[in-house]
RNA sequence: AGUAAGGAUAGAGGCGCAAAAACCAUCAGUACGCAGCAGGAGGACGAUGAGGUCCCGUGAAGGCUGCCGAAAGGGGAAUUUGCCGAAGCGGAACGGACACUCAUCGUCCUGAAGCUGGUUCUGGGCUGAACAAGUCCAGGAUUGUCAUAUAGGCGACUAUAUGGAGGGCUAUCUGAUGC
Repeated sequence: AGUAAGGAUAGAGGCGCAAAAACCAUCAGUACGCAGCAGGAGGACGAUGAGGUCCCGUGAAGGCUGCCGAAAGGGGAAUUUGCCGAAGCGGAACGGACACUCAUCGUCCUGAAGCUGGUUCUGGGCUGAACAAGUCCAGGAUUGUCAUAUAGGCGACUAUAUGGAGGGCUAUCUGAUGC
């Protein structure tokens, strides 16, 4: 002088991502509860086994009828807030909570590695009350970004094609023992 690797700050993609409370529809005329009818010995405490407690011939489970009648999760349009690995899968390790006790599970919380640029459509699987939605796999469409090639242009750049991935890309600053 001002580069490389690195670091810091600020941004962009768009039906962009997520959260919150209120509202709306669904859940559902379902569950629960009450009454009646038949029924006739089991039932409840998340599942199984053991133990324990409670209910039950003053009628258990399950069924039918009538009355009453939810909620959670998920979803919708707008608002507000936080953002651009936003977020979503995934679940390692150490654990924690729930359940009457124990054992094995189960559910929830915490969460590493790893995968996905974004949106959307189709088919199938899983979850789900659902034809909603989510997620996974496969195949498309579209879009942003960078690289390469071709063409145009004085150039910035534009168009087309192919390919890659966000640990990316753009801008600014910083930055050597290298020049």
Molecule: Lysine riboswitch aptamer
Organism: Sporosarcina sp. NCCP-2716